[in-house]
Context: one part of a larger RNA
């Protein structure tokens, strides 16, 4: 290399739209440098295969046919591919109708809780913790009662539910705005899947530049606790956590499970549709399509499992793997203000 493989052993790219490549659905016609068939050159001999024969046999020699990866050249077929070209509607778009949703973005506005700020009642404690202390408090705290200010997040409904390609998304309310199911269709006429490269989007934490800061909080103080306590636990507390704009590009970014299509029992739960029965409605029944979950047959798989949301069974097409350790590291190279990321080795070792 061939091949094997990738849910937990090494291995699915974090997601996503898409170039170029690769793979493409039915029917005729027509060609045809793929294919597949004749013939006919080359493919030196030795070697290989089969027969025959020679050394006492074998190895070894000799002989004769054959075979041999291909390459030229010529007739010739057209199933299959490939090119034209006409045509179809099952694939995929699109019309119309109607659903559902924490799917995005921006402005408003509410309530609980919570700090603070001034006042009212009121008087010795309160907080904390295994225990205490640090710390509040007669300049009057905690509690409690009306008022006012702030930031933050958004109980209950809430669900194995929902949406989103993924991170993710949850109080309301109006604007804008993608995307998706399901019925019908009389429209297009394969317009498809996949996708190196590109772009784009991408938790937290971190950076930049103005803001903003109730609560929590790394780092720090200080109190305890230890033999010691740079910790656990208590008191406080900056940056961060919020917001606007711009970086960063990483995660157990996880279903540890690429994305597309098609096949293969069957029970249940539960969401959003749709049809038929029923029915005064509305429930319920039965069918059907789309997702979400439990079990399960076949088959699979080391084994756990997994099982129509398959890790059975096939097709197409990216991406990954190749004994630990060195090491996701050095060195170069792009990229970032940094922090660092991305690519990505060997020497030596076991």
């Nucleotide at each position: 290399c061939u091949g094997g493989g990738c849910g937990u052993a090494a291995a699915g790219g974090g997601u996503g739209u898409g170039u170029a490549g690769g793979u493409g659905g039915c029917a005729u016609u027509a060609u045809u440098a793929g294919u597949c068939u004749c013939c006919u050159g080359u493919c030196a001999a030795a070697a290989c295969u089969u027969c025959a024969g020679g050394c006492u046999u074998a190895a070894c020699c000799u002989g004769a046919a054959g075979g041999c990866c291909g390459c030229g050249g010529g007739g010739g077929a057209a199933a299959c591919g490939g090119u034209a070209a006409u045509a179809c509607u099952a694939g995929a778009g699109g019309g119309u109708g109607u659903g559902a949703g924490a799917g995005g973005u921006c402005u408003g506005u509410g309530g609980a809780a919570c700090u603070c700020a001034a006042g009212g009642u009121g008087u010795a404690g309160g907080g904390g913790u295994g225990a205490a202390a640090u710390c509040c408090g007669u300049u009057g705290a905690u509690a409690u009662c009306a008022u006012g200010g702030g930031g933050a997040a958004c109980a209950c409904c809430a669900a194995a539910a929902g949406c989103g390609a993924a991170g993710g998304c949850a109080a309301u309310a109006c604007a804008c705005u993608g995307g998706c199911g399901c019925a019908u269709u009389a429209c297009u006429a394969a317009c498809a899947c996949u996708g190196a490269a590109a772009c784009a989007c991408g938790a937290a934490a971190g950076c930049g530049u103005g803001g903003g800061u109730a609560g929590c909080g790394a780092a720090u103080g200080g109190g305890a606790u230890u033999a010691g306590a740079u910790a656990c636990c208590c008191c406080a507390g900056u940056a961060g956590u919020c917001c606007a704009c711009g970086c960063c590009c990483u995660a157990a970014a996880c279903g540890a499970u690429g994305u597309u299509c098609a096949u293969u029992a069957g029970c249940u739960u539960u969401u959003c549709g749709g049809a038929g029965u029923a029915u005064c409605g509305a429930c319920c029944c039965u069918c059907u399509g789309a997702g979400a979950g439990g079990c399960g047959u076949a088959g699979c798989u080391a084994a756990c499992g997994c099982g129509u949301u398959a890790a059975a069974u096939g097709a197409a097409c990216c991406g990954c793997c190749u004994g630990g350790g060195u090491a996701g590291u050095a060195c170069g190279g792009c990229c970032g203000c940094a922090a660092g990321g991305c690519u990505a080795a060997a020497a030596c070792u076991c």